[in-house]
RNA sequence: UUGCGACAAAGGCAAACUUAACGAAAGUUAAGGACGCAAAGCUAUGGGCCUUCCAGAUUUUGCUGAUGGUUGCCAGGCUGCCGUG
Numbered sequence: 001u002u003g004c005g006a007c008a009a010a011g012g013c014a015a016a017c018u019u020a021a022c023g024a025a026a027g028u029u030a031a032g033g034a035c036g037c038a039a040a041g042c043u044a045u046g047g048g049c050c051u052u053c054c055a056g057a058u059u060u061u062g063c064u065g066a067u068g069g070u071u072g073c074c075a076g077g078c079u080g081c082c083g084u085g
Stems, first nucleotide, its partner, number of pairs: 002085004012037002017032006035072001041078003045075003048070003054065003
């Protein structure tokens, strides 16, 4: 530098759900809680997905659009513990 990941060691993260706060919503944050995770560490860059305060169009229902989210959907970028080849 690079490949691999045991039923090893030391540690780490924390789904659903509950409570509280924030938000128009999606969702986020904190505490509890563990389904899972070797990048489930960081980054919305590309695609996907979710939402529509607002905007467009519309007689209305409904429709279209992120500038809002999601990295625990996939890919890209940056960084990293332990073991081993």